[in-house]
Predicted 3D model of a 74-nucleotide RNA (transfer RNA) from a Victivallales bacterium. Its Rfam family is "tRNA". The organism belongs to Victivallales, within Bacteria. It was read from a public genome assembly.
RNA sequence: GGUUCCGUAGCUCAGUUGGUUAGAGCAGGCGACUCAUAAUCGUCUGGUCGCAGGUUCGAGUCCUGCCGGAACCA
Numbered sequence: 001g002g003u004u005c006c007g008u009a010g011c012u013c014a015g016u017u018g019g020u021u022a023g024a025g026c027a028g029g030c031g032a033c034u035c036a037u038a039a040u041c042g043u044c045u046g047g048u049c050g051c052a053g054g055u056u057c058g059a060g061u062c063c064u065g066c067c068g069g070a071a072c073c074a
Stems, first nucleotide, its partner, number of pairs: 001073007010026004019057001028044005050066005
């Protein structure tokens, strides 16, 4: 330098032919339980969907460029 893939909550990841509200587990806050702690249960918080454009009535999803990461080729 080239090809392919990945980037969504603090972490690990889902997200269906584009369809209106973006989710789970863990973590964190609060509460229940307990003499107490752990475990367990309930509940709540937490998101510029990497960035910027484009297509569309509508984009996490499609297209282009850029940024970051990984693998392979040279």